[in-house]
RNA sequence: UGCCCCAUCGUCUAAUGGUAGGACGUUUCCCUUUGGAGGAAAAGAUUGUGGUUCGAAUCCAUGUGGGGCAA
Numbered sequence: 001u002g003c004c005c006c007a008u009c010g011u012c013u014a015a016u017g018g019u020a021g022g023a024c025g026u027u028u029c030c031c032u033u034u035g036g037a038g039g040a041a042a043a044g045a046u047u048g049u050g051g052u053u054c055g056a057a058u059c060c061a062u063g064u065g066g067g068g069c070a071a
Stems, first nucleotide, its partner, number of pairs: 001070007010024004018054001026042005047063005
């Protein structure tokens, strides 16, 4: 420098263009002499910008970041 791939709660992982869900973790409560285990609940995310569309995590363009290959 060129090409390809990836980006979703703290982590991992879903989501035919139509309410962003689940697991672990965190917090609160219950239970327990205490802790752990167990039960209930809550908070928490679509990499930025623009476009298409009635409607975008999803489609398109571009930027950013990360990874791979070639030189």
Molecule: transfer RNA
Organism: Candidatus Shapirobacteria bacterium